Predicted 3D model of a 142-nucleotide RNA (SAM riboswitch aptamer (S box leader)) from Sphaerimonospora thailandensis. The coordinates come from a structure-prediction model, not an experiment, and the mean pLDDT is 80. The source organism's lineage runs through Bacteria, Bacillati, Actinomycetota, Streptosporangiales and Sphaerimonospora. It was read from a public genome assembly, where an Rfam model found it. Of the family's consensus pairs, 94% are formed in the model.

C1' cells in the first nucleotide's frame, strides 16, 4: 500500500516551542493571536493486543482411542490440551486517544410535511429512522 475482522452517541490537558493555520476530503458549522497545526516535556483517559482467571459449544484443531484396511488413507469418539466465543482483573509492556457523537451531512431506502407539475406511485426542499460509503484506530495475515 491493498485485504479481512472488530470498534467509533463513553472518558481523559498542562507547560514549552512555533508563529497562523486547524477540525481527512467536498458542503455547513465550529476552533483559532484570550496564540492554530507541528515539535518537546510533564500528566491522563481508556483498554484494542501481549498477561491472568472463570464459563459454555450441535464450533474448529492437534494428539490420543477405537473400528475398517497391507500402508497411505477412511470413519467414530468422552475426558484433557489449544483455538474461536462470553464474562471478568491489571495497566507493567506494545499501540491509540484526551473541542464538538467520526462537529453534522454526502450515496440509497422508508415515514411525515412543505410546494412545483400532471389523467398513472414524479421532480423538489425540509425533518425523522435505517442501512451504506468514506474515513480513524487496533488485531490478523499477504
Nucleotide at each position: 500500500u491493498g485485504c479481512u475482522c472488530a470498534u467509533c452517541c463513553a472518558g481523559a490537558g498542562g507547560g514549552g516551542u512555533g508563529g497562523a493555520g486547524g477540525g481527512a476530503c467536498c458542503g455547513g458549522c465550529c476552533c483559532u493571536g484570550c496564540g492554530a497545526a507541528g515539535c518537546c516535556c510533564c500528566g491522563g483517559c481508556a483498554a484494542c493486543c501481549c498477561u491472568c482467571c472463570c464459563g459454555u459449544g450441535a464450533c474448529c484443531g492437534a494428539a490420543c482411542u477405537c473400528g475398517u484396511g497391507a500402508c497411505c488413507a477412511c470413519g467414530a469418539g468422552g475426558c484433557c490440551c489449544g483455538g474461536c466465543c462470553g464474562g471478568g482483573a491489571c495497566a507493567g509492556g506494545g499501540u491509540g486517544c484526551c473541542a464538538a457523537u467520526u462537529c453534522c451531512g454526502g450515496g440509497c431506502u422508508c415515514g411525515c410535511g412543505g410546494u412545483c407539475a400532471a389523467g398513472g406511485u414524479g421532480g423538489u426542499c425540509g425533518c425523522g429512522a435505517g442501512c451504506g460509503a468514506a474515513g480513524a484506530u487496533g488485531a490478523g495475515g499477504g